The RNA shown here (c-di-AMP riboswitch aptamer (ydaO/yuaA leader)) has 144 nucleotides and comes from Bifidobacterium breve. Its mean pLDDT, the model's own confidence on a scale to 100, is 76. It matches the Rfam family "c-di-AMP riboswitch aptamer (ydaO/yuaA leader)". For this family Rfam cites "New RNA motifs suggest an expanded scope for riboswitches in bacterial genetic control" (Barrick et al., Proc Natl Acad Sci U S A, 2004). The sequence was found by an Rfam model in a public genome assembly. Lineage of the source: Bacteria > Actinomycetota > Bifidobacteriales > Bifidobacteriaceae > Bifidobacterium.

C1' cells in the first nucleotide's frame, strides 16, 4: 500500500531510550461489533420402551435446545445404529475480491469453514454484561 473481519483510535502509569521514540498477560476512555434481558405480541416438538384405556393418559429412555459467522440446504457413495450420527464426490442458500473514488453492466477468481454455551435463553424499554482478535495478498474490459 491493499484484502477478509467488530476488531480502530486517545489518555495516564511502569521500563527502557540513540530523546525521534519503543515495549507492557499494567490501568481507564471513545469508537465500532455481540449476547442477556418486561408489559405486548409470538410459540405451545418428535421418536422408542413399560403401564392402563372404549378413549383421554402415565413412567422412563434418548433425539435436546442456543449463539458468533457468509458459511445453509439437497442428491449419491461409503462406514455404522432401535435412533441420533460419521466421512467423501458434486452441486447449492448465501458471501468476498478483480487496487481507478463511488455507481452499473460484462467477465473471470474464490469461499460456501470452524468455534462457543451446556439441558438454558423468541421478540423485548430500562437495565447487565462480552470483545475490540486473528490471518492474508501483486491485482480484467465497458461505462458514467
Nucleotide at each position: 500500500c491493499g484484502c477478509c473481519g467488530a476488531g480502530u483510535c486517545c489518555c495516564c502509569g511502569c521500563u527502557g531510550u540513540c530523546c525521534g521514540c519503543a515495549g507492557c498477560c499494567g490501568g481507564g476512555g471513545a469508537u465500532c461489533g455481540g449476547g442477556g434481558g418486561a408489559c405486548c405480541c409470538a410459540c405451545a416438538u418428535g421418536c422408542g420402551g413399560c403401564c392402563a384405556u372404549c378413549a383421554c393418559g402415565g413412567c422412563c429412555g434418548c433425539c435436546g435446545g442456543g449463539g458468533c459467522g457468509a458459511a445453509u440446504c439437497a442428491g449419491c457413495c461409503g462406514c455404522g445404529u432401535c435412533g441420533u450420527g460419521c466421512g467423501g464426490c458434486c452441486g447449492u442458500a448465501g458471501c468476498g475480491c478483480g487496487g481507478u473514488c463511488c455507481u452499473u453492466c460484462c467477465c473471470g477468481c474464490g469461499c460456501g469453514a470452524g468455534c462457543c454455551c451446556g439441558u438454558c435463553a423468541g421478540c423485548u424499554c430500562a437495565c447487565c454484561u462480552c470483545g475490540u482478535a486473528g490471518g492474508c495478498g501483486c491485482a480484467g474490459g465497458a461505462a458514467u